[in-house]
Context: one part of a larger RNA
RNA sequence: GUCAGUGACUUAUUUAUAAUAGCUAGCCUAACUAUAAGGAAGGCGUAGAGAAAUCAAGUCUUAAAUAGGCGUUAAGUUUUUAUAAAUAGACCCGAAACCAAUGCGAUCUAUCCAUGACCAAGAUGAAGUUUUUAAUAAAUAGAGGUCUGAACUCACUAACGUUGCAAAGUUAGGAGAUGAGUUGUGGAUAGGAGUGAAAGGCUAAUCAAGCUUGGAGAUAGCUGGUUCUCUUCGAAAGCUAUUUAAGUAGUGCCUUAUAAGUUUAGUAAUAGGGGUAGAGCACUGUUUUAUUAUAAAAUUUAUUUUAUAUUAAUGCAAACUACGAAUACUAUUAUGUAUUUUAUAGGAGUCAGACUUUGGGUGAUAACAUUCAGGGUCAAAAGGGAAACAACCCAGACCAUUAAAUAAGGUCCCUAAUAUAUACUAAGUGUUAAACGAUGCUUAAUAACAAGUACAAUUAGUAGGUAGGCUUAGAAGCAGCCAUCCUUUAAAGAAAGCGUAACAGCUCACUUAUCUAGUUUUUAGGUACGGAAAAUUAUGGGGGCUAAGUAUAUAACCGAUGUUAUGGAAUUAAAAUAUUUAUUAUAAUAUUAAUUUUAAUUAUUUACUUUUAAUUAAAAUAUUAGUUAAAUAUUAAAAUUGGUAGAAGAGCGUUCAAAUAUUGAAGUGAUAAUGCUGAC
Numbered sequence: 001g002u003c004a005g006u007g008a009c010u011u012a013u014u015u016a017u018a019a020u021a022g023c024u025a026g027c028c029u030a031a032c033u034a035u036a037a038g039g040a041a042g043g044c045g046u047a048g049a050g051a052a053a054u055c056a057a058g059u060c061u062u063a064a065a066u067a068g069g070c071g072u073u074a075a076g077u078u079u080u081u082a083u084a085a086a087u088a089g090a091c092c093c094g095a096a097a098c099c100a101a102u103g104c105g106a107u108c109u110a111u112c113c114a115u116g117a118c119c120a121a122g123a124u125g126a127a128g129u130u131u132u133u134a135a136u137a138a139a140u141a142g143a144g145g146u147c148u149g150a151a152c153u154c155a156c157u158a159a160c161g162u163u164g165c166a167a168a169g170u171u172a173g174g175a176g177a178u179g180a181g182u183u184g185u186g187g188a189u190a191g192g193a194g195u196g197a198a199a200g201g202c203u204a205a206u207c208a209a210g211c212u213u214g215g216a217g218a219u220a221g222c223u224g225g226u227u228c229u230c231u232u233c234g235a236a237a238g239c240u241a242u243u244u245a246a247g248u249a250g251u252g253c254c255u256u257a258u259a260a261g262u263u264u265a266g267u268a269a270u271a272g273g274g275g276u277a278g279a280g281c282a283c284u285g286u287u288u289u290a291u292u293a294u295a296a297a298a299u300u301u302a303u304u305u306u307a308u309a310u311u312a313a314u315g316c317a318a319a320c321u322a323c324g325a326a327u328a329c330u331a332u333u334a335u336g337u338a339u340u341u342u343a344u345a346g347g348a349g350u351c352a353g354a355c356u357u358u359g360g361g362u363g364a365u366a367a368c369a370u371u372c373a374g375g376g377u378c379a380a381a382a383g384g385g386a387a388a389c390a391a392c393c394c395a396g397a398c399c400a401u402u403a404a405a406u407a408a409g410g411u412c413c414c415u416a417a418u419a420u421a422u423a424c425u426a427a428g429u430g431u432u433a434a435a436c437g438a439u440g441c442u443u444a445a446u447a448a449c450a451a452g453u454a455c456a457a458u459u460a461g462u463a464g465g466u467a468g469g470c471u472u473a474g475a476a477g478c479a480g481c482c483a484u485c486c487u488u489u490a491a492a493g494a495a496a497g498c499g500u501a502a503c504a505g506c507u508c509a510c511u512u513a514u515c516u517a518g519u520u521u522u523u524a525g526g527u528a529c530g531g532a533a534a535a536u537u538a539u540g541g542g543g544g545c546u547a548a549g550u551a552u553a554u555a556a557c558c559g560a561u562g563u564u565a566u567g568g569a570a571u572u573a574a575a576a577u578a579u580u581u582a583u584u585a586u587a588a589u590a591u592u593a594a595u596u597u598u599a600a601u602u603a604u605u606u607a608c609u610u611u612u613a614a615u616u617a618a619a620a621u622a623u624u625a626g627u628u629a630a631a632u633a634u635u636a637a638a639a640u641u642g643g644u645a646g647a648a649g650a651g652c653g654u655u656c657a658a659a660u661a662u663u664g665a666a667g668u669g670a671u672a673a674u675g676c677u678g679a680c
Stems, first nucleotide, its partner, number of pairs: 001680006011088009021078003026044003032038001048055002058070004091225002094222001098215004103211002110189009119179001121148003124144001128140003152176003156173005191207001193203003228651006238251005252350002254347007266335007278323001279321002284317003288313003292309008353378010383394003398568004403564002409558003412543003418555007430545001436530002440527006447520003457514002460511002463487003468482003493508001496507003569641004575635008584626001586625005596619008652669001654666003
């Protein structure tokens, strides 16, 4: 890993609600027992009010109450079943930990005690001693946490090993090796305790508190898992509070039941309040210019600057408003009968949301950023489109069909389906991007010039006073300053540019001639160009396209689980028919034998209220018809049927007891828990 088996909402008590069955102003028993029964202790209900005494259809408050609170004709109770809650391990598995036990451990290891054992060989040569000398020297001697180096002990380096030879080793080197040495045997000290040349080390492969058993199914707001089918409805990721933020409670949103009833969404009309968008600048602030006035300051002494105010014009504002919408919200009326609303009761889940669009805040008018508010989708939604693509566009899948017309989006081929007309684009623009730049092309306009010849091109001229004056070494149109006239002319600046040391020289403005028909300027629209550098060709989905691109217009077609068509299933079930039951301010008929109630009259009785008897009337009663309601049966239109958490309902299978019933009860359903056991 696969397969098989096994594996999780249970049980008890109490309470609440619903259904169910019995009895019903009553219902029920518990222990116990002599068991078709008894047991009347007790519980709930039939009466409440008050703290209570107490009173009682009332009571409490109060000095009192006409005020106020809570009550006043009523259905309960006991089983069973379902659901939920509380208390218990309480759906299952899962900690690290905590505590207890005169519990068990020092054959590992730490330290200590007792008693034994071991250390090849070599080197160095202290004290002491001997002989001797003036003093040395010499000999002897053999000390040392001395040196080299085996055994022995250790573990510094590297490689190998890492499912190993080994849960710490092997190989090659390394350190100590007469010492605080190594080691055998026996013994002592341990769990908040021991021992420790101290590393939180070691105390039997276990140590910031050993192991074993118990408390114990510790606790876990955290992770994981939680087993058959179908039907109906179907959320939330908000608000408030929280030692609260991964939890929980109330509420909002879902579901089931019951009840009410013109209640709700939507639409229309009418009536409202507002201070947002916008607008505006009297106010609060801010801001630009000019005028006038006052004050102050400065100096150039008649101007400037600053401050305040007047007048005229011009802007800005979330925390400005003499104005002011659309929406939204509230109320009334009408319409609206639906998958609506409201109330009560049972059951929940949700309180980590995501993107997109609109209005805002934070940020950098950054973020697949963050945080509010309105809408949508996803979440919990499949199908078609966007090449692929939860959140974009179209559209909400009960099932079947090789049927039809459509949506978004498309129609040269991949790939279902296309043509026409008029323009534009030449950039493969289309098939990424800005400021800015530019005689691209095109459309419309503005202002001018032009047959008295424009624009462009070519021909010729472009002079004199004069080298203007000043300045300067020089300054002659052209370093600089001042002035910028006159003349001749078809025309020509005291010169627009180049040039020279200064002149010279070359152009320009301006003019003539030739030529000939449009030319120049500015603005706006459309569409292209540059700006434009990244790692696969790699930003049309590809082939490829000059339309198969762009704009406008027209007419076709394709295209979805949407719509339609045909057939079928389920859910809700209007309406109709039939039957049954109940009901009634209905009508008609029948019966007054008995009984009950009410009223009247007569008699009787009594001190009176009254009692008794008789008669009359009415009601109650029965049948038929009708009214209304419910149930059942049959026919069954029409609508509905995506779905996570979750709510409600129906059914299937397995096991056991029992024994054929309308069954009952559960150790009741496994593809998942790094599940458990076994096999391979």

Source information
Model confidence (mean pLDDT): 80 of 100. The part of an RNA shown here (large-subunit ribosomal RNA, domain II) has 680 nucleotides and comes from Candidatus Vidania fulgoroideorum. The source organism's lineage runs through Bacteria, Pseudomonadati, Pseudomonadota, Betaproteobacteria and Candidatus Vidania. It matches the Rfam family "Bacterial large subunit ribosomal RNA". Rfam links the family to the GO terms structural constituent of ribosome and ribosome. For this family Rfam cites "Crystal structure of the ribosome at 5.5 A resolution" (Yusupov et al., Science, 2001).